The prediction has a mean pLDDT of 75. Predicted 3D model of a 395-nucleotide RNA (Bacterial RNase P class A) from a Paracoccaceae bacterium.
């Protein structure tokens, strides 16, 4: 020099004037001072929580779903990090939906003879017949074709021609031994030399996981009509006379005894509600539940709201992610939604002049917080640094 692959960064800064949210101080107050005030994705809402309610208490779970090598990191993950395998690339390096076909279904279309325990179109080789065109009849899958894939590969021997028929090396089961926390890898022995693919089909296994979600939810104020009407389900049994109602008797007139159909009451079952089921408790009812139609108030304030698994640094540990110890800092909370408008300099990159010094134009993509985080994934004009691969070329 050119092309490539990894990893990082910036993507505006300074002032001054005015205008705006929010901390803090200062004023009786208008209102001063003064600090900070939109990103690497704030996007997507795709995971993963933190937090908040379902929820009267324990307890236990289904369904529905995720993820799938193998070891660590992490609060957690489907994210990261390092290694295995297996693809793609000359390479640096990028991708993996990477557990199980021998527990079961299922499916391989179309082409081809034939897509599973299948198979002969074309060819090859033998016999036998011949009108020499050719027909029949046995072998055969080594070549060819079809196809995403054809019942191991490659050479040899053999064979009428031909096959793991047999032999070497590969592959493939099975054993042993070495390595390495594995996941795997080698090495050696031995063997029958063979029944494919999909699981990003249903299934199977191992492992996760309850549901909603800041419009969660909490509290104060106010205000209405604890409304009207319909339907569905039921509105129970059994015991105690229990200082009750309520009936009878006696009497010293409020007392003592008795009854127990009612009504009330209390115990025990029973049915129902109180969490997406369930057991068990408790606690309400015996009108307690559901379900539908019409109408009516409420649309106001305050809190969740921002000190977080936070940020930056040094050293220690560790291949790495990351981890601890010690230091510094303290970085937005709006509420229909602020972070904005001018003016001046300085500026990346790129064009124009010029011998040079310099002058002059231009001034960056994507793109706005709204519980907060940790990630993945999309989109980004343009420039800059680092490190590695390739290929020319000079020395």
């Nucleotide at each position: 020099g050119c092309g490539g692959a990894a990893g990082g960064c910036c993507g505006g800064a300074u002032g001054g004037c005015c205008g705006c949210g929010a901390g803090g101080g200062g004023g009786c107050a208008a209102c001063c001072c003064u600090u900070c005030g939109a990103g690497g994705a704030a996007a997507g809402u795709c995971c993963g929580g933190a937090c908040u309610c379902c929820a009267c208490a324990a307890g236990g779970c289904a369904a529905c779903g995720g993820u799938g090598c193998c070891g660590g990191g992490u609060a957690a993950c489907g994210c990261c990090c390092g290694g295995g395998c297996g693809g793609g690339g000359c390479a640096a390096c990028c991708c993996g939906a990477c557990g199980g076909a021998a527990a079961g279904c299922g499916c391989c279309a179309c082409a081809g003879a034939a897509a599973u325990g299948a198979a002969a179109c074309c060819g090859c080789c033998c016999c036998u017949a011949u009108c020499c065109g050719u027909a029949g009849g046995g072998g055969u899958a080594a070549g060819g074709a079809u196809g995403a894939a054809a019942c191991g590969g490659u050479g040899g021997g053999g064979u009428a021609a031909a096959a793991g028929c047999c032999c070497a090396c590969c592959g493939c089961g099975c054993c042993u031994u070495u390595g390495g926390c594995a996941a795997c890898a080698a090495a050696g022995g031995u063997g029958g030399c063979a029944c494919g693919g999909c699981a990003a089909g249903c299934c199977c296994c191992a492992c996760c996981a309850g549901g909603a979600g800041c419009a969660a939810u909490g509290c104060c104020a106010a205000a209405u009509a604890g409304g009207a009407c319909c339907c569905c389900c039921g509105c129970g049994c059994g015991g105690g006379g229990c200082u009750g109602g309520u009936c009878c008797c006696g009497c010293u007139c409020g007392c003592g005894g008795g009854a127990u159909a009612c009504c009330g009451c209390c115990c025990g079952c029973c049915u129902g509600a109180u969490u997406g089921c369930u057991u068990u408790g408790a606690u309400c009812a015996g009108g307690a539940g559901g379900g539908g139609u019409c109408g009516g108030g409420u649309u106001g304030g305050c809190a969740g709201c921002u000190a977080a698994a936070g940020g930056c640094g040094u050293c220690u540990g560790g291949u790495a992610a990351c981890a601890g110890c010690c230091g510094c800092c303290g970085u937005a909370g709006a509420g229909g939604a602020a972070u904005g408008g001018u003016c001046a300099u300085c500026g990346a990159c790129g064009g124009g002049g010029g011998c040079a010094a310099c002058c002059c134009c231009u001034g960056a993509a994507c793109a706005a917080a709204a519980u907060c985080c940790g990630g993945c994934u999309u989109a980004c004009a343009g420039g800059c640094c680092u490190u590695c691969c390739g290929c020319g070329c000079a020395g």